The prediction has a mean pLDDT of 80. A computed fold for a 113-nucleotide RNA from Fictibacillus terranigra, annotated as SAM riboswitch aptamer (S box leader). It was read from a public genome assembly, where an Rfam model found it. Rfam family: SAM riboswitch aptamer (S box leader). From the family's description: The SAM riboswitch is found upstream of a number of genes which code for proteins involved in methionine or cysteine biosynthesis in Gram-positive bacteria.

[in-house]
Order: sequence, then C1' cells, then structure tokens
RNA sequence: UUCUUAUCCAGAGAGGUGGAGGGAUUGGCCCUUUGAAGCCUCGGCAGCGGGUUCCUGUUUUACUCGGAAUACUGUGCCAAGUCCGGCAAGCGAUGACGCUUGGAAGAUAAGAA
Repeated sequence: UUCUUAUCCAGAGAGGUGGAGGGAUUGGCCCUUUGAAGCCUCGGCAGCGGGUUCCUGUUUUACUCGGAAUACUGUGCCAAGUCCGGCAAGCGAUGACGCUUGGAAGAUAAGAA
C1' cells in the first nucleotide's frame, strides 16, 4: 500500500512550546489571535487484539467455544453523530427542503498478501 471482517447517535483535556490555520475530500456549516496545526509533558476515555480473574452452558476433557469484569499490555481516541449533506430508492412538501433505508468514501482494530 492492497484485500477481508467487525464497529462508527456512547465516552474522555489541561499545561508548555508554536504563531495561522483546522475539522480526510467536495459543498455547507463550524472551531480558531479569548491562540489553529504540529511537537513535548502530564492526565483521561474504553473500541479492537493480547494478558489476568470469574461465570453459565456445551463437551470425554476444557488449555476450545460463549459471557462478564479488569486499564496490566499493543494500538486507538479525548469540539460538534464519521459535524451535516454528496450516490440510489421510498415518503412528505411539490420551491428551496425535510425524513427513512441502503450505498460510496473515510476512521479504528484484527487477520491476510
């Protein structure tokens, strides 16, 4: 980098440095000199994998499978639902638009190439 699978209406920020951008893309909207991004320190959250502990069932057995707890570990994350829409179908208005479902794209994890 690509592919596969799962999840995405929950949760969680202070200080230092820095000095104008940021929220993937695009349209909107929003955040930001009452200080953006990036970097550092400390803190926090709990999604996935691992570890540990516990439990029911299945089973010949449980070191398998299933469930729960725990922040110990590998990652991830800490404005707004992935901030909202974008494509398709349906419904309501029949003008902008709104709602529902599905999809695309993206993010994170695990596995594979």